[in-house]
The part of an RNA shown here (large-subunit ribosomal RNA, domain I) has 541 nucleotides and comes from Soehngenia longivitae. Rfam family: Bacterial large subunit ribosomal RNA. Gene Ontology terms of the family: structural constituent of ribosome and ribosome. Its mean pLDDT, the model's own confidence on a scale to 100, is 84. The RNAcentral record of the full RNA draws on Rfam.
Context: one part of a larger RNA
Formats: sequence, C1' cells, structure tokens
RNA sequence: GGCAUAAGGCGGAUGCCUUGGCACCAAGAGUCGAAGAAGGACGGGACAAGCACCGAAAUGCUUCGGGGAGUCGCAAAUAGGCUUAGAUCCGGAGAUAUCCGAAUGGGGGAACCCACUUGAGAAGACCUCAAGUAUCACUUACUAAAUAAAAUAGGUAAGUGAAGACAACCAGGGGAACUGAAACAUCUAAGUACCCUGAGGAAAAGAAAGAAACAUCGAUUUCCUAAGUAGCGGCGAGCGAACGGGAAAGAGCCCAAACCGAGCAAUCGGGGUUGAGGGGUUUGCGAAAAGUAAGAAAGUAAAGGUAGCUGAAUAAGCUGGGAAGCUUAACCGUAGAAGGUGAAAGUCCUGUAAGCGAAACCUUAAAAUCUGAAAGCAAACACCCAGAGUACCAUGGGACACGAGAAAUCCCGUGGGAAGCAGGGAGGACCACCUCCCAAGGCUAAAUACUACUUGGUGACCGAUAGAGAAGAAGUACCGUGAGGGAAAGGUGAAAAGAACCCCGGGAGGGGAGUGAAAAAGAACCUGAAACCUUAUGCCU
Repeated sequence: GGCAUAAGGCGGAUGCCUUGGCACCAAGAGUCGAAGAAGGACGGGACAAGCACCGAAAUGCUUCGGGGAGUCGCAAAUAGGCUUAGAUCCGGAGAUAUCCGAAUGGGGGAACCCACUUGAGAAGACCUCAAGUAUCACUUACUAAAUAAAAUAGGUAAGUGAAGACAACCAGGGGAACUGAAACAUCUAAGUACCCUGAGGAAAAGAAAGAAACAUCGAUUUCCUAAGUAGCGGCGAGCGAACGGGAAAGAGCCCAAACCGAGCAAUCGGGGUUGAGGGGUUUGCGAAAAGUAAGAAAGUAAAGGUAGCUGAAUAAGCUGGGAAGCUUAACCGUAGAAGGUGAAAGUCCUGUAAGCGAAACCUUAAAAUCUGAAAGCAAACACCCAGAGUACCAUGGGACACGAGAAAUCCCGUGGGAAGCAGGGAGGACCACCUCCCAAGGCUAAAUACUACUUGGUGACCGAUAGAGAAGAAGUACCGUGAGGGAAAGGUGAAAAGAACCCCGGGAGGGGAGUGAAAAAGAACCUGAAACCUUAUGCCU
C1' cells in the first nucleotide's frame, strides 16, 4: 500500500410527512382615487432588530351586535397590567389617520425646504393651532382693451367636473422582425408581438338602401355544422369564406323634415318615424282598453351576504410508553365527509347531516305609488316632407377568405359631382327584365370574453434539486451605476419532560447521573445510502 471482516466519522441520498404551491369548477365581486388612492418613508411596544398591526388619539379610540374565560401578535422568559361590573377575540358602523406619492400654495435631488391669506389662543408684528391658496374644462356672475359707443379678447370670483392607480378581457389609432416558402423579392409570420388612447362589468355589434333566388327569410352576438368545401394564391408556401341547417338568447325604439303653435330671432313645444310604400294636408267614421317600461322616488314584503348557535350515539378486558389496534358485548345514523387526539375512533374533541340566527351595514328587489309612453279605419289630392359636397365617377390606397383580377361590396386621400317617390340602392364587371330593400342621424338588455380579488369545492396534480422564484424576516440576502438579475434554507419528542447535580477541560467537547418508549431522538437533533476519512483484526505485497 491492497483486499476482506467488524466498528466508527463525515455526508445528506432514500423512505415517510406537509404548514406551501399548481390546475380547474361553482358562486360572488368586477373597481380604488382631490372626502387624497395604489405604493411607500418615518414613527408607535416596559425592554423591540425583523415581520405583522397601527398613526402624534399610533401594538390602538368610540359605539352597536356576537361570544363566554381567560388575556397583553409571531415569541419563550421577566416586570407590570386587564378581565363574569363580561376582558382578549369575531363582525357592522364611526373617529383618528405624521410625511411622500396624481400631490394640487411655491420649490425640490420623493418622504425635504420656503411661503401667503383668514380665523382662534387675553394677542397688529413673535409663537402655536385650524382652515384655505395648483392647473385645465364647462357653467354662472361681475368686470373689461386696442376702438367714440357697443361688442369681443382678456381679467376676477363662485360652483361642478377632470387629473392618478389597476390582472386579464374589449374597442380604436399606429405597427415589426425572426420564421415559412427547404435561397429570396410578391406572399407568409400577422394586423401577431409591441407602443399609444379610451371605456365597461363586460366591451363591441345591432333593428336591413340585408340575405336570397322565382321559393322565401326577417336586428345583433355566440356555439355546432356546412368545410378544409367554394374560392384566393411567385395557383408556390400557404390563406380560407358564405348561403343553408341545428342550438343559446331574444326586444325593440328615439330623432331630423313636412304641418301647427310661441318668439324679433336664435330656438322651443306639439306633430311624426315608414317601404303590400309612409307621413303631413283635407273630409268622413270611431273611441276605453292595453302595456307596464330600457324612467323616477321610496327603501316596505321577502331572500341573500357581512359575526355566530344547536347538533345523535361505547363500554370492559388484552398488548403496549401511549389504544383509536385486538377480543367480547352495545348504541347512533337526514350525521360512516374530513381533521385532530401518545398507533388505525361513526359514538373522545373540532366538526358533519339537519335546523336556527343580526342591533348595524350591503345586495337583489315583487306588489303598490308617481311620472311617462301608447289608438284605429276609410276616402281624396302626382300640393308638401322624408338625413348633399352626400351617393356616384376618375385616380391613389386600405378592408373584405378574394394578392387588380372580369372585381362587385365596404372605408379613406385628391379632383369632379346627382336624383329627390313618375325617386333611389342592391342582387360579384356591365345592360335589360325580375326580385329584395330605403343610405348619407341616434339609442338598445340577454345569450359571449376575462379573473388581479372574495367564499366554497375538486384533482389517475407536486411533495422540499419537486411544486410558485419564494412551505422560515422572499422578490428577502446578495449582484449590478442602472434597466435588471436573484438565491440557499422544512422535520427532536406524544409532551421540553431541552439533561438538576458530579467529574475532565480555558473553552469546545466529553464521561457519569437524571428525563423519555427510545438519547444509536441531545437541539450540528426522524430515517441516515454512496463517494471520502479512520480504527481494530486477518491475509497478501
């Protein structure tokens, strides 16, 4: 030095465990903010570094409910308090809420500096306290130039509103490239990523100038299908409908104009809203039922939410440190879900089934009330009205599944530019016939999308190198000028019963003693693999 055996050390794999995660389902909620948010800074404890909580009224204050014995957070101990005259704790409503931050009196290198006005404090100056003092938009009032008057611009004041934050979903305005085409340029990726603006609990869309085809349907949205079809396409790669059918949901309305009235006028009120054409106008007839809003106020009945409450039924023996295990004999069950308890409990605890409960606040909100809306028929008249720089055309683009194509349809830039119901648009160039429909004004619930957040639940999801980056003071420590990057780290035991006392030692550590079922569970603590390092013995060299 090697091999073997045995005993250890180191190490932290494996097994078991789970406080934490992941995904989804159902319901709720879908905002917060100048009444100062989101997010922070600094403070507040007897002692107080961190987290949590709170704000100079600071580990809390008031009040109304719940609850019923301990309590002063994580977090042991000491000191000192509170509490059946009901504390701590849980819930509702309030009070307080420093400084920064949209930050808003001015400034500023966030959490700091410096002011003014008015009021209060015995108060003109100093001090303290309180309130106010930003900008923009709109409304109202008062003022008021150039410019004689008037007017306007401007100014001042008051009132109302906005501003900022926020996960995804939504609409609009902009808008790539990698990539694919086995290269690459049209094309694709893709109107995606990303940027900006705006809104809502949903948004958008929406009551036919529609779709069809000689038959009809009847707003929009979403799903299944039609269908990877018809088509588009360096006819490459690829892109990719609609009609029709079946479902979910279901809802329709209001202006402008003619005409009438008021007014000097602007304008306002009535009227009216349609495509078997409608309305106005004139004449004649006729008249009391229908709908309950998509309005308002009120906040009643009822239901739900924000604390809670009641809640059945087992004993003995045995093993054991411990019974829930085993044996014997019982019981409950509208409850044999689950978790805990010294091993494995329907009947020990928390619960579970079932039932009950609110002073206060919130949500939904029937009925009732008020407002408000709402009527028809016939005839006559080609008298009037029915959305104009519009439709449409040319040209340049964009959107349509459709790449300019035979290219309709829709939307923009530029130029031109109608008709007016005997009218106009569409039916994929265009024309005729036929059919369908009334543009150039507006509103509209539901079915649909999403989940930062709350509650309940589920899992052929993970189980500490997994699952979130984070099961511990984790977006922490640490790194970076910064944008940003970003860890490691769980387990004594049933209970600390956490080892009094003695011995060696400066200590660390160890040996006794003691606790415990176990200390080969001793805090470097469950199990404790391997690599690696020793010791002892044997054999070999």